Predicted 3D model of RNase P RNA and transfer RNA as a complex of 436 nucleotides. Rfam match: Bacterial RNase P class A. It is annotated as a ribozyme. Model confidence (mean pLDDT): 77 of 100.
RNA sequence: CAAGCAGACCGGGUGAUCGCUUCGAAACUGCGUUUGGCAGUUUCGGGGAGGAAAGUCCGAGCUCCACCGGACAACAGUGCUGGGUAACACCCAGGAGGGGUGAUCCUCGGAAAGUGCCACAGAAACAUACCGCCCGCUAUGGCGGGUAAGGGUGAAAUGGUGAGGUAAGAGCUCACCGCUUCCGUCGUGAGGCGGAUGGCGGGCAAACCCCACUUGGAGCAAGACCGAAUAGGGGGGCAAAAGGGGUCCGGCCUGUCCCCGGGUAGGUCGCUAGAUCCUUUCGGUAACGGAAGGGCCAGAUAGAUGAUCACCGUCCGCUUCAAGCGGAAACAGAACUCGGCUUACAGGUCUGCUUGGCUU
RNA sequence: GGCCCCAUCGUCCAGCGGCCUAGGACAUCACCCUUUCAAGGUGAAGACCGGAGUUCGAGUCUCCGUGGGGCUACCA
Repeated sequence: CAAGCAGACCGGGUGAUCGCUUCGAAACUGCGUUUGGCAGUUUCGGGGAGGAAAGUCCGAGCUCCACCGGACAACAGUGCUGGGUAACACCCAGGAGGGGUGAUCCUCGGAAAGUGCCACAGAAACAUACCGCCCGCUAUGGCGGGUAAGGGUGAAAUGGUGAGGUAAGAGCUCACCGCUUCCGUCGUGAGGCGGAUGGCGGGCAAACCCCACUUGGAGCAAGACCGAAUAGGGGGGCAAAAGGGGUCCGGCCUGUCCCCGGGUAGGUCGCUAGAUCCUUUCGGUAACGGAAGGGCCAGAUAGAUGAUCACCGUCCGCUUCAAGCGGAAACAGAACUCGGCUUACAGGUCUGCUUGGCUU
Repeated sequence: GGCCCCAUCGUCCAGCGGCCUAGGACAUCACCCUUUCAAGGUGAAGACCGGAGUUCGAGUCUCCGUGGGGCUACCA
């Protein structure tokens, strides 16, 4: 210098003017009152979107409902090991397998409990001989037996390579490699190493399933409180005129006044100080945890967080350098709150590392 | 805001992970029939929402996204 790997961070800045929202203080006005207070206006001061506020995919706080305990179910979830954490499917460290020259990335229980599936092709897809090879019989057409070394089919074919061996072959025997089981040793463990042993038994569990662990249900439109107007409901008093059944009696509807209760509109709380943020230090490989000091950082309710101008910064285009002119600037926007994951994102900064080339 | 569900020809529906080169009805187009239209007959064209993954193999199973729909405001 080029190509790349991993991680962290920023997400335009400053000023002026005019606004919006919220909190605090003061003044004024109105209502009410013994005071406290409530509502409105003005002035001053403070705060006012994000790294994802998003998707709502996980885990919690909080609230209500249900609940004696247990078992089962789930067309529920997670899945190598150890640790971190309030918890997690997240994070850190490690293990095994695989990709890459490498930095580094991806994957993860069990197929030797059982069931099921493996289309087409192929003889056979898990218990089987089509061709071939070998042996025996033969009426020379074939029949019986052995054989997974070779051919062929397929995504996948009976551990792989080599030698011995055999009628031909074959873990039949042996060496090396891979695998199962057992022992020893190291490790908390997943597992590593060494030895013995079995000669070795297809794949799929994002098929049912088995094993281990987790999960009661709903969600701030949860939930709590205040509470009109109108129309209903319940109770009581008064009036008893007229009307409704074929007739009579009772009741009901109808007028007016009072009382009671539930809900609705609307309002208040929940509602933002919290597993909180910053700095230093200690423990730990790390995630993270402890201590000390400091800070307060949106709370709207049809939804505020904006608009204009100037200068500077970034990028693009044009003009002859300086410079000037014109243009562009992403993804997206809180709605109870946190910890994660995932997805989207113009442009830019920094750190560590790998490979290759050049120079000294 | 919260919680669920769905996506296959133009429309409405089928579709055990494999004979899917995806089937049916209506609609469309062409031809036949008819003097013409309709009806009828024959034939054609026409789709798995997008991207990854599991698997030998995905419309189907899993994950991520996109679009659409439904329920929910005191209780029953």